Predicted 3D model of a 114-nucleotide RNA (SAM riboswitch aptamer (S box leader)) from a Terriglobales bacterium.
Taxonomically the source falls in Terriglobales (Bacteria, Pseudomonadati, Acidobacteriota, Terriglobia).
The coordinates come from a structure-prediction model, not an experiment, and the mean pLDDT is 80.
RNA sequence: AUUUCAUGCAGAGUGGCUGAGGGACGAGCCCUAGGACGCCACGGCAACCGGAUGGGGAUCAUAUAUCCUUGUUGACAGGUGCCAACUCUCGCCCGGUAACGGGGACCAUGAGAU
Numbered sequence: 001a002u003u004u005c006a007u008g009c010a011g012a013g014u015g016g017c018u019g020a021g022g023g024a025c026g027a028g029c030c031c032u033a034g035g036a037c038g039c040c041a042c043g044g045c046a047a048c049c050g051g052a053u054g055g056g057g058a059u060c061a062u063a064u065a066u067c068c069u070u071g072u073u074g075a076c077a078g079g080u081g082c083c084a085a086c087u088c089u090c091g092c093c094c095g096g097u098a099a100c101g102g103g104g105a106c107c108a109u110g111a112g113a114u
Stems, first nucleotide, its partner, number of pairs: 001114008013042005021031003025091004043083003047080003050076001054070006092103004
């Protein structure tokens, strides 16, 4: 880079640096000098892969000892990802007066294959 499969109505932000754009694309709408986007630090979320003498706590000077609690209905180290708005909404097709519903494409992320 191409391709296959799965997921996309849930969840999770503070500080520092910088300084004008950002939300993929088009349209809309929105965020933004009360500092966006990006980078860094710390923290958090939980989907995929991984995964069990594990994780958390108490006693104790210490814990490798003892006890309590939790965990294969997945705790949790690690590899990724993510932390405004349903993928922000719509875009193409079908149904419908419409609201809206169903499907698809694109996009994003993960796992696999080439």